Description
Predicted 3D model of a 531-nucleotide part of an RNA (small-subunit ribosomal RNA, 5' domain) from an uncultured prokaryote. The prediction has a mean pLDDT of 86. The RNAcentral record of the full RNA draws on ENA.

Context: one part of a larger RNA
């Protein structure tokens, strides 16, 4: 000198872009963060709408009751998602991670092939009735729907085989119609998307091995019994002492085993000419965690932050019998600390979940707020203007210096400020109409192009003209010497300074104050840390 997720003084005008608990993985009050599909289903709590009765009168509306018939939809069964995406960095020296291979795997949705979706019968939620309980909540009869659960038939195939064989599937539902039927909605059959089932290939993602690299301590020298290898079994999606019986007795270490110690790891960042040292916040890949410990269960994936079970500590409700909970999501509280923000706006974009779809959820994300916390940038006037004014300060009393500074004309209006215009981020779904394509179809329907009207949190936006006035906008450290800048006054080894050298004991350029001056600037200075 750089630099910094800083913090402290003193001082502060605007904008843009980043960026903000580095300490208690310390406890959380609240409200939010993962929901969706009624085109799986039986249904109708609520709400509209429609029939139909009654009953009021204001004679067309009101209010009651019924029906799920419509739009929708609460609680239920079902499905997909909850494994993503969002947090912190405790733990880990380890295939954790990083890079370069490897063979014994698995994959939902997705895309390509191929081949099916025939026929059946019994349950359970809900509801209804009874019953316990203070409360979560639970038990009992009974009734029922499905894309939910089982069988029974078929098997391109796929598995398994002693090569004979044997085993293995599935599920419907919407929207249109020509014909039939029924003639009140409907249904039967065709038919379009959606969907299901075998099974293949790919594509994604994931699980395992293995070489080489990855902090420091020898005041830690020996460590190891499933422990090293075989065999046989079991297990796994898969190799393998992963497991377990036997056998043999190995198998690791000065090329640092084994024990303590610190530590997520990379790309990267800082710094330095480089080598090399620090470091790992923000962004991004992996990795391990979700109150502490354990443990499996669903499920293509988990041993699952906002899911289950058990044990703990802790909070909180109780009728004391038994219960309920987990901010290392956003906000916010309290503590801790020199410190570190709003219980905000929107799903408009973008991207995720679930739906044919409109849509709906989304503290992801976009965005505003707060903080000079850092980088950028830009103001805070311009020109003239010696009588070189007035005041301050120093004099050798002549003058210097502040100083063209100022006032005094003369000019602009950045930006803030008012009041008007006004981009882009929007491109789609839906909606009409046109050509394919499929279809028996000129229904729907799928794509492809086209038209017209919409959709914006930010947002009083970016951004333009217009008005007014120089109008509102400079501090902060220093000044012996390293080091740019000097004198007066006060003070007198006092009180003070202060990085190092050192200053201060009556002429202090070192302490203070002032004048003047030096460097940086909306910031300066101190302090910590790096190199």
């Nucleotide at each position: 000198a750089a630099u910094u997720g800083a913090a402290c003084g003193c001082u502060g005008g605007c904008g843009g872009c980043a960026u903000g608990c580095u300490u208690a993985a310390c406890a959380c009050a609240u409200g939010c963060a993962a929901g969706u599909c009624g085109a799986a289903c039986g249904g109708u709590a609520a709400c509209a709408g429609g029939c139909a009765a009654a009953a009021g009168c204001u004679u067309g509306c009101u209010u009651u009751u019924g029906c799920g018939c419509u739009g929708a939809c609460g609680a239920g069964u079902g499905g997909c998602g909850g494994a993503c995406g969002g947090g912190g960095g405790a733990g880990u020296a380890a295939c954790a991670c990083g890079u370069a291979g490897g063979a014994a795997u698995c994959u939902g949705c997705c895309u390509g092939g191929c081949a099916g979706c025939g026929g059946g019968g019994g349950a359970c939620a809900a509801c209804u009735c009874g019953g316990a309980g203070a409360a979560a909540u639970c038990c009992g009869a009974g009734c029922u729907a499905a894309u939910a659960a089982c069988g029974c038939a078929u098997a391109u195939g796929g598995c398994c085989u002693a090569a004979g064989g044997g085993u293995c599937a599935a599920a419907g539902g919407u929207g249109g119609c020509c014909u039939c039927u029924g003639u009140u909605u409907g249904g039967a059959c065709c038919u379009c998307g959606c969907g299901c089932u075998a099974u293949u290939a790919g594509a994604u993602g994931a699980g395992c091995c293995u070489g080489c690299g990855u902090c420091g301590g020898a005041u830690u020298a020996g460590c190891u019994u499933g422990u090293u290898g075989g065999u046989a079994g079991g297990g796994u999606a898969a190799a393998g002492g992963c497991c377990u019986a036997c056998c043999a007795a190995g198998g690791c270490g000065a090329c640092g085993a084994u024990c303590g110690g610190u530590a997520g790891c990379u790309g990267g960042u800082c710094u330095g000419a480089g080598a090399g040292g620090a470091c790992g916040a923000a962004c991004a890949g992996c990795c391990a965690c979700a109150c502490u410990g354990g443990g499996a269960c669903u499920g293509a994936g988990a041993c699952a932050c906002g899911g289950c079970c058990c044990a703990g500590a802790c909070u909180c409700c109780u009728a004391c019998g038994g219960g309920a909970g987990g901010c290392a999501g956003c906000a916010g509280u309290g503590g801790g600390g020199a410190a570190u923000a709003u219980u905000g706006g929107a799903c408009a974009a973008u991207g995720g979940g679930g739906g044919c779809a409109a849509c709906c959820c989304u503290g992801a994300u976009c965005c505003a707020g707060c903080g000079a916390u850092g980088c950028c940038g830009c103001g805070u006037g311009u020109g003239u203007g010696a009588a070189g004014a007035a005041g301050g300060c120093c004099u050798g009393c002549g003058g210097g210096u502040u100083g063209u500074a100022a006032a005094g004309c003369c000019c602009u209006u950045u930006c803030a400020g008012u009041a008007g215009g006004g981009a882009a981020g929007a491109a789609a779904a839906g909606c009409g109409c046109u050509g394919g394509g499929g279809u028996a179809a000129u229904a729907u329907u799928c794509u492809a192009g086209u038209g017209a009207g919409u959709u914006g949190a930010c947002g009083u936006u970016a951004u333009c003209a217009a008005c007014a006035g120089a109008a509102g906008a400079a501090g902060c450290a220093c000044c012996g010497g390293c080091u740019a800048a000097c004198u007066c006054u006060g003070u007198g080894c006092c009180a003070g300074c202060a990085g190092c050298c050192g200053c201060g004991g009556u002429a202090a350029u070192a302490c203070a104050g002032a004048g003047g001056g030096u460097g940086c600037a909306a910031g300066c200075g101190u302090u910590a840390a790096u190199c």